RNA sequence: CACGAUAACGGCAAACCUAUCGAAAGGUAGGGACGCAAAGCUAAAGGGCCUUCCGAAUGAUGGCAGCCAGCUACCGAAU
Numbered sequence: 001c002a003c004g005a006u007a008a009c010g011g012c013a014a015a016c017c018u019a020u021c022g023a024a025a026g027g028u029a030g031g032g033a034c035g036c037a038a039a040g041c042u043a044a045a046g047g048g049c050c051u052u053c054c055g056a057a058u059g060a061u062g063g064c065a066g067c068c069a070g071c072u073a074c075c076g077a078a079u
Base pairs, nucleotide, nucleotide: 002079003076004075011036012035016031017030018029019028020027021026034066040071041070042069046068047067048064049063050062052060053059
C1' cells in the first nucleotide's frame, strides 16, 4: 500500500411515524434501525437516477453522495 476479523475505540442511520420547509423530486429536526469499513466530503465544468417546465429532448429547472465515481480519513487479525 492492497485488504477488511464474530477484534478494539467510536461513528452513521433505510423504511415508517411526528413537526416543519418545498409545486414536486426532496430537505431539516425529533423518534426509529434496514443496513453501512468510508452510509465522511464533493451535485455547473464525470456518468447515472428523480422532479417540474416544454409539443418534444439531446433543452431548461431543482434534487439524490445509502447507484457508480473522485477526494480525504480511524483501527489492524489473516493474507